[in-house]
Model confidence (mean pLDDT): 80 of 100. The RNA shown here (transfer RNA) has 73 nucleotides and comes from a Clostridia bacterium. The sequence was found in a public genome assembly. The source organism's lineage runs through Bacteria, Bacillati, Bacillota and Clostridia.
RNA sequence: GCUAAUAUAGCUCAGUAGGUAGAGCGCAUCCUUGGUAAGGAUGAGGUCACCGGUUCAAAUCCGGUUAUUAGCU
Numbered sequence: 001g002c003u004a005a006u007a008u009a010g011c012u013c014a015g016u017a018g019g020u021a022g023a024g025c026g027c028a029u030c031c032u033u034g035g036u037a038a039g040g041a042u043g044a045g046g047u048c049a050c051c052g053g054u055u056c057a058a059a060u061c062c063g064g065u066u067a068u069u070a071g072c073u
Base pairs, nucleotide, nucleotide: 001072002071003070004069005068006067007066010025011024012023013022019056027043028042029041030040031039049065050064051063052062053061
């Protein structure tokens, strides 16, 4: 330098034939116990890497940028 993949909650990751964003773990409050652990209920937490485009509507489609990873030279 070229090519490809990936970027979504604190962490690990789902979510495609575009239609109000989710799970597990973790966190907070409460219940249960004499207490701890375990268990249960509720809740908080995300402008879906960034900038544009298409569309009534974009995490999702298109272009560019950035970062990481892998391959080639």